[in-house]
C1' cells in the first nucleotide's frame, strides 16, 4: 500500500464484496501445563437460605444459667462460674465502604473562573474555661389485652441523658462612629455603650473525655462562561412565568415561597415538543483528521419494589432508619401483621450467553475503643470457564535397502520422506519423596487462609488440532457425481474429462487452539476540516427584487477583541510513550520523566482581520448631450385570406385518397361575378437580426410607460456584492364567472387501413384556441451550463454608438465602446468538447448531489374551487444502473459493383418416366447429409458378395487379424475323399511338404503351423460438442494484417483515408507517416500465329513402281501434323483527353489488343458448418458379444408431396433411302477385324494389336431425294402380353437387351422460379471411369452446327468499400414492453 466485480474491449462515474486489527462475546471441532487478568451485555423482571455494621463495663443502673464444689432441716441455701453471658439507658458509627445505570439532553457531567453569598463530626494547633442545683425515664418488678408483631396501666432505678441558675469573650445581636479595600451591594480593621448565650465526667493519677472562641486541614454546598446526542414531516413557547417592592425561608444568593404591581422573558446561532442515552479520565480503530465506545480500573452524578414526605443528625430527605400510599409475595386464631439480594454466594425466569450457597480477617484499610480487643461477603485468598493476554511443552541427534503401507504414473519412475523403524542421549512440565527461604512489618514475641522456593527419583514415557488449496489469496493431483447432490464474502462453480461439490493422496497457513457468525473502525477521497463535486455520469433553483447572515475599494490615526510570542496557574491518579528496575523471561507490576495539542491570568508584539474618528475617488449611483430597438400597456385603422348569407351566371358532378368512401349536389352544388357580414391571425421586409430578468415578444399610427449604450466628466462619497426565510412574474393546458366563436380542433361519430386499429389516412365535429376579470404555477420553463468582480493568444463576421485620416465628400482604411454569432492557442475535460459570452485561473456569496429500482411515491403538514402543486420517507429486492469515447455487427439510413434486376435467347413448375428425398408400410425397409452451402449427395455401378447393431434364423468364443509369454510334443501346413447340413460348420479316411544337425534310413533340432491357458484381439457402437486430418461455404470477393514512427490517458486510430483510375488494397497523385507481408497480379498447364529441331506408327508436292481401287511400295521432310526448344503483345507506337501522373479513348501494325480465351491456384477468417462410416485419434461402452462366419430376406417396399433429369406435346418436324465432316479417349481375365448365321439383340470364328500401326468406330445434327397434310397423327412412346439373346453359382423377390404385338398421359404447361453477355446460350452426336453384368436419362470429358440482348442502376437479391444512427456485442433470428400463467 491496494484488490474483484457493470464492457467485445476502453477511459471515467459509482454502488457491492475483500484483504487489517479489536471485542466483556457466542457457536462448531479439537484440548496437555503454568502465570496474569476477565466473566448476566437479556428481566431496574421475582426471590428460598446464610452471611454483608458494630463496637464502647476506662459513661450507667441491672444481672443470669449450665457445670463444679460446701453445708443442708432434703425445702433449700453458699462459693467459684461472674460482675461472665445477655438485654436496657447513653456515646461514636451506621450519610463510609459495596452494588446497579432505571431515570436524567440538563437540578447531570467536563474545563475553567467565583463565593464580598455559605457549612464542616472526628484530627492538628493558640489561648481560655470546666461552679452550683433538680426533676424524670427504659432496664427491672407488678398487673392487664393479643393468635402474632407487639402494646397499656401501677410500682420504684442511675448517667458523659434531660432541665434550671451562675459566670464570660477577640462570640452574637442593637445603637453611634473613624479609616481600608471594591465598579458597585458592600468588605475588613477599630472604638464607646447596652443587651444576650456554655460545660460531663471516667479511670489503672497522668491520661482520655466535656465547654466557648479563633486559626488550619479535610470534605463538601452554591453561582457563572463555554462545551457536551438525533428529528423542523415538531414553528412559536410561557401567568411563578419574565422583572420588581414587602414579607417569609436557608449554613448560604435566588419566584426558592408568598402578597401586590409591571407585561414582560426564550425562539431559526433552532425555543417548545418526540424519540434516544449516565458523563468524563480513557478504550477500539485510524498515517491524522476523524468515526465508533463508555465491560474491567479511577473522579462525578442519579438509584434502592413503585410514588411521595419529613424525622434524627456534623453531615441524609437516608440500599440492610421512620411514616403514608400503590403493586407483588408471606404468617393469621380474619380481628390484624411481615417483607423488600440494582451488596456476597446461590435459585428460578429470560436468553445465543456469563462462575462456589469455598476459606481467611494473615496481609491493605475502614468502625468502635485508653488499650487488649471485636465486627468488616471491603478485602486478600482459593473453586470454575482456552473468555482474553503472555511463557512453556508434546522430544534432541545420528539413521536409505531412500523399507512397508498409501496416493500418483508417460508404467522408465515420482511423492509422503529422515520422515517411520533403528541407535545414543536429555529430564522441561505433569508424577512421586524429602525439607522450609519468601509474602511477616510496625513492635520484643506471636502470628499463612493461600501462595511457593529448594533436593532428590523414575521414564521418551501422559501430552495436536482446526481450516483452506478457481480468482481475490499463500496452497494440485487422482477417483466420484453429471445444473443432481451440493458450494459461494464478491465474481461465480455443477448440463460426463469440476484444481469451485464429495472423498483420497499431497500441499499452504496457524497451532492448544483453529474456523464461522455478530457490532464497531479501517480501507471509504463512499459526507471531502485535512480531502469531493454538480454541460452530457447524481446533482444550478424558471426567472427576478429584495431581509437577516455572509463578504467587501483607497488613504491616516486611535485601540489591542481576534492574531503572534514569552509567562504563570491548572490540565487527579490510573493509562498511552520512554528510561530504568522486579517476578527464570514475557504477560503483569514498581520508580521517574514526557505527553496531556485545552481552559484561565500577565507581560510584550502590531503587520493583518475586527472596532472608532477622519479623509479619498477608481467601486456604485446621480445629472447634462445624444441614439437604436417585435421592450410593456391602452386606443383607433387597415388590406388580403377564410367562412357565412342574399343575389346573378352556370350544369353535373364537386371532394378527398396510396386507393377509396364516408361527405355535400338536380331542392342546383363545386366554379365564376357583386354586396354584405364576422371573427382570428398579420405574407413579404425578415435576417447569422432587434428588444427583455426570465416567460416571451412582429401590419399601421397615436397616447402613456420601464430599460439599455454611447459621449461628457458636473455632482454625491463604497451609498457595494450575494442572498436562507419574504415577495413580484411565470409558455401551455387547465378551473371560475361573463362575452365571443371564422377557422383550426382534444372528446365524439361516420368512412377506410388492419389479423384486430380505440391509430396514423379522409369527412364532420364540442369543449378549447379569441376578449375581461380571478385562479392554477407547472414544462427537456436549456446554454440541460446560478449570480457578481478581475485576469488569461489571436482572426473574422453581423448590429448600436464614439473618434482620426484625406480640402470635402459616397466609400475607403485606422482605432475606441456596448451587444450577437462563427473558428481556433494556452489551459482544462474521462472524453465529447469549452476555449475573453469559459467548462481557464481566482474571489465571494447562493442552491442542489450521495448506488439503480420501490419513488418525486405513501403518509402527514403547507396551498388551490378542483385539476393538483410543494415539502418528502421506510419496507423489500437487485450487483449494477448510468456517461463519453472504440471496434464490429445491425438499419423498411445515405454514397459506389456482380447475369442481382432490366433487355433477350432457353428452360423448370402441368404430362409419362428415371433418380434422390420426406412421409407411410414394414420382421427390416442400415447409416450419414437438411435454407443458399442435404435432396441423380457419401454411391465412378445394392441380384450374391458389396451390406454396416438392418431383419429372421443357424454356428462359433484368444476368436477371421496382430504381437507376446508359458507349456504340450512332432503331433504339422497343403491336397484329396467321404457323411450330416442350407451354408458356415461339425466328425472322418489317405497322402505328407521346408531348413538345419546328421552317412541313407532312423533319430534330433528349429522356425513357421497346430493345441491349450494368460495376457489381448476386435467393434461401420457412442460422443465432429473433446480432436487431427479433409471438405464445403462467403468468394476469385478485393480485402487480412504486420515492423518501426506518429496520434490518442486507453480500447484503437493512422498507414489501408481523401482526388482520379483499374477485373483488382490495379497503379498515380496529394499526405505522419514509410515500409514489409498474406492475398489480386505474374510465374504454370491447355488453346490461337509463326520459326528452329527431330521423320515413325502421322504426312504424300514434285519423282519412280504397283493396283479394279486406297501412302499400298520406293523415296522425300516441302504441306499437314506429332513434341520438344523458342518467338511473339509490351498501352511498345501515332493522335486526344487527362495534374508534365497513372490511366482512358480512338487508330496503325499484327495470327492476337489492352487480363487475347479456358484451367490450376482459394489470403484473415465465418458458420461449434459437414465427416469418429475414408483415414488417425482422447474419453466412454461391449467381451460366449455391440466381435467374427453362414443361409434367406431387406436397402428396390407405396394413398402421397418435393427436388434434379430424360422423352415429349411435333412440319425449323417424323419416317425410309443415299451421302459429308471431328475430338478425345480406352483395349490383354483385354478390343476384337474379314468372313459366315441370324428380322435383331447376338453366335460361331479369331486376322490384327501392349496400339500414332490393329481394334473399339458407324458420329450426329447437316446435305440430296421420297412419303406424311395438323390428326392423339406416320407425332408421343409408357404399359402390358408373347418369344428371344446377353452376362453371371444364380436374373422370383430384383439385371440389361432385342424381335412382335400392345399405344397411356400429353397439343408448350397456374402461383412461383432457374441458367446464360460469345465460340458463350440453345442444339448435335462421341467417349471414359466405376463395371461380371446393368437400372447411366447420373458424372465426368470430347468436339459439331451457332444466336439474340444490354437504354441503364429506379427496384429485387447478395457482397465489398466510405459515412451515420444504435440501449445491439451469443452481434436483428439482437434487445426488450405490456398482459397472462
Nucleotide at each position: 500500500a491496494g484488490a474483484g466485480u457493470u464492457u467485445g474491449a476502453u477511459c471515467a462515474u459509482g454502488g457491492c464484496u475483500c484483504a487489517g486489527a479489536u471485542c466483556g462475546a457466542a457457536c462448531g471441532c479439537u484440548g496437555g501445563c503454568g502465570g496474569c487478568a476477565u466473566g448476566g451485555c437479556u428481566a431496574a423482571a421475582a426471590c428460598a437460605u446464610g452471611c454483608a455494621a458494630g463496637u464502647c463495663g476506662a459513661a450507667c443502673g441491672c444481672g443470669a444459667a449450665a457445670g463444679u464444689u460446701u453445708c443442708u432441716u432434703c425445702g433449700g441455701a453458699g462459693a467459684c462460674g461472674a460482675g461472665u453471658a445477655g438485654a436496657g439507658u447513653g456515646g461514636c458509627g451506621a450519610a463510609c465502604g459495596g452494588g446497579c445505570g432505571a431515570g436524567u439532553a440538563a437540578g447531570g457531567c467536563g474545563u475553567u473562573u467565583c463565593u464580598a453569598a455559605c457549612g464542616u463530626a472526628c484530627c492538628c494547633c493558640u489561648a481560655g474555661g470546666c461552679g452550683a442545683g433538680g426533676g424524670a425515664u427504659a432496664g427491672c418488678u407488678c398487673g392487664a389485652g393479643g393468635a402474632a408483631a407487639c402494646u397499656c396501666g401501677g410500682g420504684g432505678u442511675a448517667a458523659u441523658a434531660c432541665c434550671u441558675c451562675a459566670u464570660a469573650a477577640u462570640c452574637u445581636c442593637a445603637c453611634a462612629u473613624g479609616a481600608u479595600c471594591g465598579u458597585a451591594u458592600g468588605u475588613u480593621c477599630g472604638u464607646g455603650u447596652g443587651a444576650g448565650c456554655a460545660a460531663a465526667g471516667g479511670c489503672u493519677u497522668g491520661c482520655c473525655a466535656c465547654c466557648a472562641a479563633g486559626g488550619g486541614a479535610u470534605c463538601g454546598g452554591g453561582a457563572a462562561a463555554c462545551g457536551u446526542g438525533g428529528u423542523a414531516u415538531c414553528a412559536g413557547g410561557u401567568a411563578g412565568u419574565u422583572g420588581g417592592u414587602g414579607g417569609g425561608g436557608u449554613a448560604a444568593a435566588a419566584g426558592c415561597c408568598u402578597a401586590c404591581c409591571a407585561a414582560g422573558c426564550c425562539u431559526a446561532a433552532g425555543a417548545c415538543g418526540c424519540c434516544u442515552a449516565g458523563c468524563g479520565g480513557g478504550u477500539g480503530u485510524g498515517a491524522g483528521a476523524g468515526c465508533a465506545u463508555g465491560a474491567c480500573c479511577c473522579g462525578c452524578c442519579g438509584c434502592a419494589u413503585c410514588g411521595g414526605a419529613a424525622c434524627u443528625g456534623a453531615g441524609a430527605c437516608a440500599c440492610u432508619g421512620u411514616c403514608c400510599g400503590g403493586a407483588c409475595u408471606c404468617c393469621u386464631a380474619c380481628g390484624g401483621g411481615a417483607g423488600g439480594c440494582u451488596g456476597c454466594a446461590g435459585u428460578a425466569a429470560c436468553g445465543a450467553a456469563u462462575c462456589u450457597u469455598c476459606c481467611g480477617c494473615a496481609a491493605u484499610g475502614a468502625g468502635c475503643g485508653a488499650a487488649a480487643g471485636c465486627u468488616u461477603g471491603a478485602c486478600g485468598g482459593a473453586g470454575c470457564a482456552a473468555u482474553g493476554c503472555c511463557g512453556c511443552g508434546u522430544g534432541u541427534a545420528g539413521g536409505a535397502u531412500g523399507a512397508a503401507g498409501c496416493c500418483u504414473u508417460u508404467c522408465g519412475g515420482g511423492g509422503u520422506g529422515u520422515a517411520a523403524a533403528c541407535u545414543a542421549c536429555u529430564g522441561u512440565c505433569a508424577g512421586g519423596a524429602a525439607c522450609u527461604a519468601g509474602g511477616a512489618a510496625a513492635c520484643a514475641a506471636a502470628u499463612g487462609a493461600c501462595c511457593a522456593a529448594u533436593u532428590c527419583c523414575a521414564a521418551a514415557g501422559g501430552a495436536a488440532g482446526g481450516g483452506c488449496c478457481g480468482g481475490c489469496u499463500a496452497a494440485c493431483u487422482u477417483c466420484g457425481u453429471g445444473c443432481c447432490a451440493g458450494c459461494a464474502g464478491c465474481c461465480g462453480c455443477g448440463g460426463u474429462a469440476a484444481u469451485a461439490c464429495g472423498a483420497a493422496g499431497g500441499g499452504c497457513c496457524c497451532g492448544a487452539g483453529c474456523g464461522u457468525u455478530g457490532c464497531g473502525c479501517g480501507g471509504a477521497a463512499u459526507c471531502a476540516c485535512u480531502g469531493g463535486g454538480c454541460u452530457u455520469a447524481a446533482a444550478g433553483g424558471g426567472u427576478g427584487u429584495g431581509u437577516a447572515g455572509g463578504c467587501g475599494g483607497a488613504a491616516a490615526u486611535a485601540u489591542c477583541a481576534g492574531u503572534g510570542u514569552c509567562u504563570u496557574g491548572u490540565g487527579a491518579a490510573a493509562g498511552c510513550c520512554c528510561a530504568c528496575g522486579g517476578c527464570u523471561c514475557a504477560a503483569c507490576c514498581g520508580u521517574g520523566g514526557a505527553a496531556u495539542u485545552g481552559c484561565a491570568g500577565g507581560g510584550c508584539a502590531u503587520a493583518c482581520u475586527g472596532u472608532a474618528u477622519u479623509u479619498c475617488u477608481u467601486g456604485a449611483g446621480u445629472g447634462u448631450g445624444g441614439u437604436a430597438g417585435a421592450g410593456g400597456c391602452u386606443g383607433u385603422c387597415g388590406g388580403a385570406a377564410c367562412u357565412a348569407u342574399a343575389g346573378g351566371u352556370g350544369u353535373a358532378g364537386c371532394g378527398g385518397u396510396g386507393a377509396a368512401a364516408u361527405g355535400c349536389g338536380u331542392a342546383g352544388a363545386u366554379a365564376u361575378c357583386u354586396a354584405u357580414a364576422g371573427g382570428a391571425a398579420c405574407a413579404u421586409c425578415g435576417a447569422a437580426g432587434a428588444c427583455g430578468a426570465a416567460g416571451g415578444u412582429a401590419g399601421g399610427c397615436a397616447g402613456c410607460u420601464g430599460g439599455g449604450c454611447c459621449a461628457u466628466u458636473a455632482c454625491u462619497g463604497a451609498c457595494g456584492c450575494u442572498g436562507a426565510g419574504a415577495c413580484a412574474c411565470g409558455a401551455a393546458a387547465g378551473c371560475g364567472u361573463g362575452g365571443g366563436g371564422a377557422g383550426c380542433a382534444a372528446a365524439c361519430a361516420g368512412g377506410a387501413u388492419u389479423a384486430g386499429a380505440u391509430a396514423c389516412c379522409c369527412u364532420g365535429g364540442u369543449a378549447g384556441u379569441c376578449c375581461a376579470c380571478g385562479c392554477c404555477g407547472u414544462a427537456a420553463a436549456c446554454g440541460a451550463u446560478g449570480u457578481a468582480c478581475a485576469c488569461u493568444a489571436g482572426g473574422u463576421u453581423c448590429g448600436g454608438g464614439g473618434g482620426g485620416c484625406u480640402c470635402u465628400g459616397a466609400c475607403g482604411c485606422c482605432u475606441u465602446c456596448c451587444g450577437g454569432g462563427c473558428c481556433g492557442c494556452a489551459g482544462a475535460a474521462a472524453a465529447a468538447u469549452c476555449a475573453u459570452u469559459a467548462a481557464g485561473u481566482g474571489u465571494a456569496c447562493c442552491g442542489c448531489c450521495u448506488g439503480g429500482g420501490g419513488a418525486g411515491u405513501a403518509c402527514g403538514g403547507u396551498c388551490g374551487c378542483a385539476a393538483g402543486a410543494u415539502u418528502a420517507a421506510a419496507a423489500c429486492u437487485c450487483a449494477a444502473a448510468g456517461g463519453a469515447a472504440u471496434u464490429g455487427a445491425c438499419g423498411g439510413g445515405g454514397g459506389c459493383u456482380a447475369c442481382a434486376c432490366a433487355a433477350g435467347c432457353g428452360g423448370u413448375g402441368g404430362a409419362g418416366c428415371a433418380u434422390g428425398u420426406g412421409g407411410c408400410u414394414u420382421a427390416a425397409u442400415u447409416c450419414g447429409a437438411g435454407g443458399c452451402a442435404a435432396c441423380g449427395c457419401g454411391a465412378a455401378g445394392a441380384a450374391c458378395c458389396u451390406u454396416a447393431u438392418c431383419c429372421a434364423g443357424g454356428g462359433u468364443u484368444u476368436g477371421a487379424c496382430a504381437u507376446g509369454c508359458a507349456c504340450g510334443g512332432a503331433u504339422u501346413a497343403g491336397g484329396u475323399c467321404c457323411u450330416g447340413g442350407a451354408a458356415a460348420c461339425a466328425g472322418g479316411g489317405c497322402u505328407a511338404a521346408c531348413a538345419c544337425u546328421c552317412u541313407u534310413u532312423c533319430a534330433g533340432u528349429g522356425g513357421a503351423a497346430c493345441a491349450u491357458a494368460c495376457a489381448c484381439a476386435g467393434g461401420u457402437g457412442c460422443u465432429g460438442c473433446a480432436u487431427g486430418g479433409c471438405u464445403g461455404u462467403c468468394g476469385u470477393c478485393a480485402g487480412c494484417u504486420c515492423g518501426u514512427g506518429c496520434u490518442g490517458u486507453g480500447a484503437a486510430g493512422u498507414g489501408u483515408c481523401g482526388g482520379g483510375u483499374u477485373a483488382a488494397g490495379u497503379c498515380c497523385c496529394u499526405u505522419a507517416a514509410c515500409g514489409a507481408g498474406c492475398g489480386a497480379a505474374a510465374c504454370c498447364c491447355c488453346u490461337a500465329u509463326c520459326g528452329u529441331u527431330a521423320g515413325u506408327u502421322g504426312c504424300c508436292a514434285g519423282c519412280g513402281g504397283g493396283u479394279a481401287a486406297u501412302g499400298u511400295c520406293g523415296g522425300g521432310g516441302a504441306c499437314u501434323c506429332u513434341a520438344a526448344c523458342g518467338a511473339g503483345a509490351c498501352u511498345g507506337c501515332c493522335g486526344g483527353u487527362g495534374u508534365c501522373a497513372a490511366a482512358c479513348c480512338g487508330g496503325a501494325g499484327g495470327a492476337a489488343g489492352g487480363u487475347g480465351g479456358g484451367g490450376a491456384u482459394g489470403a484473415c477468417g465465418u458458420c461449434a458448418a459437414g465427416u469418429c462410416c475414408u483415414c488417425a485419434u482422447g474419453g466412454c461402452c461391449u467381451u460366449u458379444a455391440u466381435g467374427c462366419c453362414c443361409u434367406g430376406g431387406g436397402c428396390u417396399g407405396c394413398a402421397c408431396a418435393c427436388g434434379u433429369g430424360c422423352u415429349a406435346c411435333a412440319a425449323u418436324g417424323c419416317g425410309g433411302c443415299g451421302u459429308a465432316c471431328a475430338a478425345a479417349g480406352c483395349g490383354a481375365a483385354g478390343c476384337a477385324a474379314u468372313a459366315c448365321c441370324g428380322c435383331a439383340a447376338g453366335g460361331u470364328g479369331g486376322a490384327g494389336c501392349a496400339a500414332a500401326u490393329c481394334g473399339c468406330a458407324g458420329a450426329a445434327a447437316g446435305c440430296g431425294c421420297c412419303g406424311c397434310c395438323c390428326a392423339g397423327u406416320u407425332c408421343g412412346g409408357a404399359u402390358u402380353g408373347u418369344g428371344g439373346u446377353c452376362u453371371g453359382c444364380a436374373a422370383c423377390u430384383c439385371g440389361a437387351c432385342c424381335a412382335c404385338a400392345u399405344g397411356a398421359a400429353g397439343u408448350u404447361g397456374g402461383a412461383a422460379u432457374c441458367g446464360c453477355u460469345a465460340g458463350u446460350a440453345a442444339u448435335c452426336g462421341c467417349g471414359u471411369a466405376u463395371c461380371a453384368g446393368c437400372u447411366a436419362c447420373g458424372a465426368c470429358g470430347c468436339g459439331g452446327u451457332g444466336a439474340a440482348u444490354a437504354c441503364g442502376u429506379u427496384c429485387c437479391u447478395g457482397a465489398g468499400c466510405c459515412u451515420u444512427g444504435u440501449a445491439c456485442a451469443c452481434a436483428c433470428c439482437g434487445c426488450c414492453c405490456g398482459u397472462a400463467a
Overview:
RNAcentral holds the sequence, with entries from ENA. This is a predicted structure of a 1381-nucleotide RNA (small-subunit ribosomal RNA) from an uncultured prokaryote. Its mean pLDDT, the model's own confidence on a scale to 100, is 83. Its Rfam family is "Bacterial small subunit ribosomal RNA".